[in-house]
Order: sequence, then C1' cells, then structure tokens
RNA sequence: GCGUCCGUAGCUCAGCUGGAUAGAGCAUCGGUUUCCGGUACCGACGGUCGGGGGUUCGAAUCCCUCCGGACGUGCCA
Repeated sequence: GCGUCCGUAGCUCAGCUGGAUAGAGCAUCGGUUUCCGGUACCGACGGUCGGGGGUUCGAAUCCCUCCGGACGUGCCA
C1' cells in the first nucleotide's frame, strides 16, 4: 500500500429484512432493609449510535469519505 472486520451509556455488549419511543448487565447516585457495612430488593442518572456527507416518507442499520482499532497479505531497503 491492498483486503476483511470492528467503533452504540463510564465498562462489557444486544439491537432481526431500514419502521416510529435506542436497550441490557455491571458501575455510579438515591431509597428500603441492617447497630454499621456488605448482600438483597426498588428507583434514578447516563447516548452527537466514531466525525462529515448522501439515499429514503423513515437510517445504529444502506452508500461515499475521513478518523481510530484488530487481523490477513504485499512492496522497498
């Protein structure tokens, strides 16, 4: 350089054939329980879906480009 895959909440990850409001677990915060803490239970907070552009009535999902990462492979010396 070329090819393939990946990027979604602080972390680990779902999200089907494009369909309306983007979710789970953990973490954090608050509450119940407890003498206190832990555990358990309940609730809350948390998102430019990597950036930009395009297609579409509608995009996390499709297309283009850029950025970052992983893997494979090649060239020069």

The RNA shown here (transfer RNA) has 77 nucleotides and comes from a Helicobacteraceae bacterium. Its Rfam family is "tRNA". By type it is a transfer RNA. The prediction has a mean pLDDT of 81.